[in-house]
RNA sequence: UUGUCUUUUUAUGUGAGAGAGUUUUUUUAUAACCGCCGAAGGAGCAACCACCCCGGAAACUCUCAGGCACCCGAAACAUAAAAAGUUGA
Numbered sequence: 001u002u003g004u005c006u007u008u009u010u011a012u013g014u015g016a017g018a019g020a021g022u023u024u025u026u027u028u029a030u031a032a033c034c035g036c037c038g039a040a041g042g043a044g045c046a047a048c049c050a051c052c053c054c055g056g057a058a059a060c061u062c063u064c065a066g067g068c069a070c071c072c073g074a075a076a077c078a079u080a081a082a083a084a085g086u087u088g089a
Stems, first nucleotide, its partner, number of pairs: 001089003005085010019034001021033003035068003041064001042062003048056002
């Protein structure tokens, strides 16, 4: 100098589910009630991984939080850039 891989951050693109529920109210806000969703976050179980000790772990489960027209938001994935690490030439 340059290639591979990993992590993080940023940008762009894709991005599901379920109530435009009822009452009150000037209002999509606030309050109360009923129903529902699973892909922010959080919690639980567990296949599995590791194993001397300490551990890691799902899109499964729960629904505390969040959400249930559009918009917004959104896990995850893809691409690009930057940083750190790793391993070759």
The prediction has a mean pLDDT of 76. Glycine riboswitch aptamer from alpha proteobacterium SCGC AAA015-N04, 89 nucleotides, folded computationally. Of the family's consensus pairs, 90% are formed in the model.